[in-house]
């Protein structure tokens, strides 16, 4: 220096759930709360989640250019506490 994570110490984060708020949703923020976490610190690049808007097809109205419903596709939305990848970091053995 790298890999690795036994015991201990210092400290750290906070799942589910509940309340409030935002959002079309996925989800996020704050408070309460701890299931867990040695990167559960940071970064949405791949996978993944959602589909408001857009778009394609079908369909019901309307009556000629609007519109209803259903389905598919789509991230510019979201998640790093699903996985992979990148960056950084506390402690101290075999």
């Nucleotide at each position: 220096a790298g890999a690795a994570g036994a015991a201990a110490a210092a400290g750290g984060c906070a799942a589910a759930u509940c309340u409030a708020u935002g959002g079309a949703a996925a989800c996020a923020u704050a408070g309460a709360g701890a299931c867990g976490c040695a990167a559960a610190g940071c970064c949405a690049u791949g996978u993944c989640c959602u589909a408001a808007g857009g778009u394609a097809a079908a369909u019901g109205a309307u009556u000629c250019u609007u519109u209803u419903u259903u389905u598919g596709c789509u991230a510019a939305g979201g998640u790093c506490g699903g996985c992979a990848g990148g960056c950084u970091a506390c402690c101290g053995a075999a």
Predicted 3D model of a 94-nucleotide RNA (c-di-GMP-I riboswitch aptamer) from Bacillus safensis. Its mean pLDDT, the model's own confidence on a scale to 100, is 83. Of the family's consensus pairs, 95% are formed in the model. Its Rfam family is "c-di-GMP-I riboswitch aptamer". About the family: GEMM was predicted in a large-scale screen for bacterial structured RNA regulatory elements.